Predicted 3D model of a 72-nucleotide RNA (transfer RNA) from a Candidatus Pacearchaeota archaeon.

RNA sequence: GGGAACGUAGCUCAGCGGGAGAGCACAUGACUGAAGCUCAUGGUGUCAGGGGUUCGACUCCCUUCGUUCCCA
Numbered sequence: 001g002g003g004a005a006c007g008u009a010g011c012u013c014a015g016c017g018g019g020a021g022a023g024c025a026c027a028u029g030a031c032u033g034a035a036g037c038u039c040a041u042g043g044u045g046u047c048a049g050g051g052g053u054u055c056g057a058c059u060c061c062c063u064u065c066g067u068u069c070c071c072a
C1' cells in the first nucleotide's frame, strides 16, 4: 500500500427494516446469629462518530476512527 471481519449494558454476546435484549456480574429487600444458597425487584445503554436511503435504521449504503486477520 491492497483486501476482509468486528465495534450493542461493567464482562461475554444475541438482535438481518417497525418493542434494544439474554447470561454472568452488580445494587436493594426478604430469608440467616452472620454469610452463602434461594426468592423478589432494579438497565437513565449517546447500538464507535458523521452523513445518506426510507413513513420508519442496531439492521441497508457512503465516509471517518479503533481493534484483529490475510496479501504485498
Base pairs, nucleotide, nucleotide: 001071002070003069004068005067006066007065010024011023012022013021018055026042027041028040029039030038048064049063050062051061052060

Its Rfam family is "tRNA". Its family is annotated with triplet codon-amino acid adaptor activity in the Gene Ontology. The coordinates come from a structure-prediction model, not an experiment, and the mean pLDDT is 82.